[in-house]
């Protein structure tokens, strides 16, 4: 210089004019005027986790039911984070993994194939032993024998040489590979290193049922709650309501509660709701996620739902023309998208642009 | 806003790990009938919303995304 990884952060600035919300002061009976001050985001989105608040009973026992799933940590708390291990990719930085059991039990493997679950003989090999021929080399055909080669298939019951056979085969040896068990060593752990036994030895799937371990009560700010206001009650069922699906159990009813149906009235306010697991800056702890201590700072809160809209002026950025070239000129032009109960995350969407580790590669010194 | 629930030829609908090359209904296309037409017959084209995992194998399982729909003051 060229490709590439990881991590942080920005994601339009400045002025001027118009104009929306909320609040706070002034002024007005009031509608409202005027001043002052605030006023989107990393995702505010998907609503895919977990929380906090709230009502149900202070959320309690079982059963179905879901839900996570190496290992230590961190956190209110997690389907997050951090760091380790363990498999995989990638030369390398560095990615990625639903990664807990398949000797606990049932299933499932379609077509191919000979045989697919304690398997099997289609091609092939042999044909020693036993019958026949025989020039005595040997042929043949059954009978068996055999699994080394082909061959099917996502998967065929270790792998190389070797002894050894009629031909073979863990049937024996050796070396590697795997299981198992047992013992030392390191580490909280998960696991990682060696020794020595064993029988030669196979297995996939659990994002199939299932088992082990741990976790989950239900609902959701249209929760919940207060005020104000209006109206008209008639029929039915009727002992059971109260959270999810069930039982128990709890609380409250059994002369009145609930539930249906038909009628009739209202579409108002206010709290929950903006101070919070906060947001900057320093010191310390820790390898890090994070935590601790000091300072500081108030930072949207709408109910048809405010944040936008024009002009300059500079910047990046992208086209087109001129020019050998450095430039010059015109002209498009600023992503993704926008709270609505709050917060921790994950996913997903994004034009461009900073800043700082670290890799391969080729050139110079 | 907050909760569910659902995607399969043009319609409406089956399928629930391999028998799928996805079936069935009306509807379309070409042929035959007919003096045209229609109805009847024959025949043919036509989809698993998209992306990725798991599996030997996915319309089915799982995860992302997009789309529709219904419930709640």
């Nucleotide at each position: 210089c060229g490709a590439g990884c990881c991590c942080g952060c920005c994601g339009g600035g400045c002025g001027g004019c118009c104009g929306c919300g909320g609040c706070c002061g002034u002024c007005g009976c009031a509608g409202g005027a005027c001043g002052g001050u605030c006023g989107a985001g990393g995702a505010a989105a998907g609503u895919c986790c977990g929380g906090a608040c709230u009502c149900c009973a202070c959320a309690g026992g079982g059963c179905a039911g879901g839900g996570u799933g190496c290992u230590g940590g961190g956190u209110a708390a997690c389907c997050c984070c951090c760091a380790g291990g363990c498999g995989g990719g990638g030369c390398g930085a560095c990615c990625c993994g639903a990664c807990g059991g398949a000797c606990a039990g049932u299933g499932c493997a379609a077509c191919a194939g000979a045989g697919a679950g304690c398997a099997g003989a289609c091609c092939g090999c042999c044909g020693a032993u036993g019958g026949c021929c025989u020039u005595c080399g040997g042929g043949c055909a059954c009978a068996g024998g055999c699994a080394a080669g082909g061959g099917u298939g996502a998967a065929a019951c270790g792998g190389u040489g070797g002894u050894g056979u009629a031909a073979g085969a863990g049937a024996c040896c050796a070396c590697c590979a795997g299981c198992g068990g047992u013992c030392c060593g390191g580490g909280c752990g998960a696991c990682c290193g060696g020794g020595c036994c064993g029988g030669c030895u196979c297995g996939g799937u659990a994002a199939a049922c299932c088992c082990c371990a741990c976790c989950c009560g239900g609902a959701g700010c249209a929760a919940g709650g207060c005020c104000a206001g209006a109206c008209a009650g008639g029929g039915g069922c009727g002992a059971c309501g109260g959270u999810g699906g069930c039982c128990c159990g709890c609380c409250g009813a059994u002369c009145g509660a609930g539930c249906c149906c038909c009628g009739g009235g209202u579409a108002g306010g206010c709290c929950g709701c903006a101070c919070g697991a906060g947001g900057c800056c320093g010191c310390g702890g820790g390898a890090g996620a994070c935590c601790g201590c000091g300072g500081u700072c108030c930072c949207a809160g709408a109910u048809g739902g405010a944040u936008g809209g024009c002009c300059g002026c500079a910047c990046a950025g992208g086209a087109g023309c001129c020019g050998a070239g450095a430039g010059g000129c015109u002209c498009c032009g600023g992503a993704c998208a926008g709270a609505a109960u709050c917060c921790g995350g994950c996913u997903u969407a994004c034009a461009g642009g900073c800043g700082g580790a670290c890799u391969c590669g080729c050139c110079a010194c | 806003g907050g909760c569910c629930c659902c995607g399969u030829c043009g319609u409406c609908c089956a399928g629930a790990g391999g028998c799928c090359u996805a079936g069935g209904a009306c509807g379309c296309u070409g042929c035959g009938c007919u003096c045209u037409c229609a109805a009847g017959g024959c025949u043919g084209a036509g989809a698993c919303g998209c992306c990725g995992g798991u599996u030997c194998g996915a319309a089915u399982c799982c995860g992302g995304u997009c789309g529709g729909g219904g419930c709640u003051g």
Two RNAs folded together computationally: RNase P RNA and transfer RNA, 438 nucleotides in total.
Its mean pLDDT, the model's own confidence on a scale to 100, is 81.
It holds a member of the Rfam family "Bacterial RNase P class A".